[in-house]
C1' cells in the first nucleotide's frame, strides 16, 4: 500500500429502516441472613467511533474519515 471484518452501557455482546436501543456480568439501594454468600425486587448508567448524504423516518442504507483485528504484498 491492497483485501476482508469490528467499533452500541464500566466489561462481553445482541439489535427486520418504523413510537421510548436491550441482555448477561459488574455497580448502587432495599428485602432475605446472627453475619456473609446465594436468591428476589428496584435503580443508576448510552454523542450507537466521528463527519456528511439518502429517506416522512437511520444504530440499521450510502460516501468519507479515525481507531482496531486478520490476511496479502
Nucleotide at each position: 500500500g491492497g483485501g476482508c471484518g469490528g467499533u452500541u452501557a464500566g466489561c462481553u455482546c445482541a439489535g427486520u429502516g418504523g413510537u421510548u436501543a436491550g441482555a448477561g456480568c459488574g455497580c448502587u439501594g432495599c428485602g432475605u441472613u446472627g453475619a456473609c454468600a446465594u436468591c428476589g425486587c428496584a435503580g443508576a448508567g448510552g454523542u450507537c467511533g466521528c463527519u456528511g448524504g439518502u429517506u416522512c423516518a437511520a444504530g440499521u442504507c450510502c460516501a468519507g474519515u479515525a481507531c482496531u483485528g486478520c490476511c496479502c504484498a

The RNA shown here (transfer RNA) has 73 nucleotides and comes from a Dehalococcoidia bacterium.
Rfam family: tRNA. Rfam describes the family as follows. Transfer RNA (tRNA) molecules are approximately 80 nucleotides in length.
The coordinates come from a structure-prediction model, not an experiment, and the mean pLDDT is 82.